[in-house]
Predicted 3D model of a 477-nucleotide part of an RNA (small-subunit ribosomal RNA, 3' major domain) from a metagenome.
The RNAcentral record of the full RNA draws on SILVA.
Its mean pLDDT, the model's own confidence on a scale to 100, is 85.

Context: one part of a larger RNA
RNA sequence: UGACGGGGGCCCGCACAAGCGGUGGAGCAUGUGGUUUAAUUCGACACAACGCGAAGAACCUUACCUGGGUUUGACAUCCCGAGAAGUCUCCUGAAAGGGAGAUGUGCCCUUCGGGGAGCUCGGAGACAGGUGCUGCAUGGCUGUCGUCAGCUCGUGUCGUGAGAUGUUGGGUUAAGUCCCGCAACGAGCGCAACCCCUGUCUCUAGUUGCCAGCAUUAAGUUGGGGACUCUAGAGAUACCCCCCCGGUCAACGGGGAGGAAGGUGGGGAUGACGUCAAGUCCUCAUGGCCUUUAUAUCCAGGGCUACACACGUGCUACAAUGGAUUGUACAAAGGGUUGCGAACCUGCGAAGGUAAGCUAAUCCCAAAAACCAGUCCGUAGUUCGGAUUGAAGUCUGCAACUCGACUUCAUGAAGCUGGAAUCGCUAGUAAUCGUGGAUCAGCAUGCCACGGUGAAUACGUUCCCGGGCCUUGUACA
Numbered sequence: 001u002g003a004c005g006g007g008g009g010c011c012c013g014c015a016c017a018a019g020c021g022g023u024g025g026a027g028c029a030u031g032u033g034g035u036u037u038a039a040u041u042c043g044a045c046a047c048a049a050c051g052c053g054a055a056g057a058a059c060c061u062u063a064c065c066u067g068g069g070u071u072u073g074a075c076a077u078c079c080c081g082a083g084a085a086g087u088c089u090c091c092u093g094a095a096a097g098g099g100a101g102a103u104g105u106g107c108c109c110u111u112c113g114g115g116g117a118g119c120u121c122g123g124a125g126a127c128a129g130g131u132g133c134u135g136c137a138u139g140g141c142u143g144u145c146g147u148c149a150g151c152u153c154g155u156g157u158c159g160u161g162a163g164a165u166g167u168u169g170g171g172u173u174a175a176g177u178c179c180c181g182c183a184a185c186g187a188g189c190g191c192a193a194c195c196c197c198u199g200u201c202u203c204u205a206g207u208u209g210c211c212a213g214c215a216u217u218a219a220g221u222u223g224g225g226g227a228c229u230c231u232a233g234a235g236a237u238a239c240c241c242c243c244c245c246g247g248u249c250a251a252c253g254g255g256g257a258g259g260a261a262g263g264u265g266g267g268g269a270u271g272a273c274g275u276c277a278a279g280u281c282c283u284c285a286u287g288g289c290c291u292u293u294a295u296a297u298c299c300a301g302g303g304c305u306a307c308a309c310a311c312g313u314g315c316u317a318c319a320a321u322g323g324a325u326u327g328u329a330c331a332a333a334g335g336g337u338u339g340c341g342a343a344c345c346u347g348c349g350a351a352g353g354u355a356a357g358c359u360a361a362u363c364c365c366a367a368a369a370a371c372c373a374g375u376c377c378g379u380a381g382u383u384c385g386g387a388u389u390g391a392a393g394u395c396u397g398c399a400a401c402u403c404g405a406c407u408u409c410a411u412g413a414a415g416c417u418g419g420a421a422u423c424g425c426u427a428g429u430a431a432u433c434g435u436g437g438a439u440c441a442g443c444a445u446g447c448c449a450c451g452g453u454g455a456a457u458a459c460g461u462u463c464c465c466g467g468g469c470c471u472u473g474u475a476c477a
Stems, first nucleotide, its partner, number of pairs: 001477002003474003007471007015461002019425005026316008034307002042053002064302007073127001077126002079123005086103007107116003129291002132289003138285002140280003143276001145274001150189006156165003169180003195268004200236007210225002214223002239262001242256005318418001322377006334365003339358002344353003384415001389410007431453007
C1' cells in the first nucleotide's frame, strides 16, 4: 500500500421487510448428471453450466458407430501427357464407386503445321486435408463483479524509502454530481450530456392513409376536401426557470404555480482501470505438437431421440373469479413472388380443388384473445383435467419404422393447491390474454418482439446477501 475481520461509523441495491404471483408435489416438454450402448459426437459446471453453443438432429446437418469404397485426394496452386466441354445408353452395386459403349467438336490467335484460355481425364511430386491436442502458448469475441462510482496521470510539496498528498474533511447528489474548505494546482479514462424510441405542440407534405362539412354508395365505394386521425421529415418544449420555506447570501433540498410532461419525464443503446490462468483452438484467425493408404475423404444404414433413477428450466392443470355453447366488439408490431394466398366448391376436420389480388399504408397472412350479453353445468375425480393407448386420416418431403407435425372418433391416467427450502417483480410494472417474427421443405410449451386488460405493497434499515467511502486491528501478500 492492499486484502481480510462472526471490528466501528456513514450510505446504497426487489438485499431484507410490506405485498402479489410462482418453483419445490402431479402429467408432459426440454436441458443436464448417471446408467446403458457398436455409437449414444463435442463443449459449458456456484452465483456467471443445466429451453446453454443449437435462430429449429428423419436423410443432409454430423463432428459419433457399423459396414462398403478412395489415396495428390471432396477443396487450392504449380508441372507433363491426352481429350473440347458436355450429352445419352447398358452391366454390377445398398449407394459411393467400378466396368463397357455411342455421340459430340465451341471461344481467341494462326504462316493452317499448330499455339492459348477454360473444363475433363491420366501421371509424378511439392503439397492438400484434420470439428485431432493444448483457451494454462495466443488474437479476436464474450460472461462476471456492475451502469457499481470508481481508476489514474503531470507538475509541486512531504517522507531515507515503500509511498503519501491531490481522491481526505463539512455539506449535497443517482453519481469522484456539485459547493465550501484545504500543500496542493491542473488533467485523463469513467458519471452526466451529445444518439435512438416514446409522451405534448407547431410547420411542411397529402397517397395506397383520413372523412368534418357537400353530393353519392351495400361499403371512404366514388366525386371532392387537408380540417381531423395517421404517416415521416424539420423544429419547439423542462432549465429548480418563477413564488414561498430551509440551507453558510453556496451546492442543494421541501412545498406551490403554470404545464402534455417536474426535478435524470419513461425506456433503450452506451460497460472505466481491472478481477476470475472465467468461457471459446467445434464461428473465425493462429504458435507449438500429433496424423498423412489415415486422426484425411466419399457413401449406405444406425446413433445424437436409449431409461431402474436424480437435478435445473418450462408448459398444462387440479376448477364455478370456472368449463361448455351461441351471439357480439376493440389492437399493436411484423411477414409475403421458389412467396402470402382472398372468394367460391368439396370434406365433421386437418386439408384438398379451382383461383382473384398483391414486388404491398393498396392485396393476403388475419380469426385478435381475454372482455361483454344470453343459456347449460352445481362441488362431483365431475360437462374439471387432459396424459396414455387403439383405429382411421391430412400435409411436408426421394423417404415419416427407428424418429415429424396436425385432424377425427374412441380411450380418459396422475392431479383436490404441493414438506424442508427457494425464485421473480416497485407501475402501465407483476399477474393474465392473445398476436407476429427469426431459424425453417416439415417441425416451438423454447427464443426474440408486439399490443389488450391491469393490481397490491414499501412502516422502515435491526437482521440475511452483494456493493461504495472513511476509520481501526492483523503473526496474511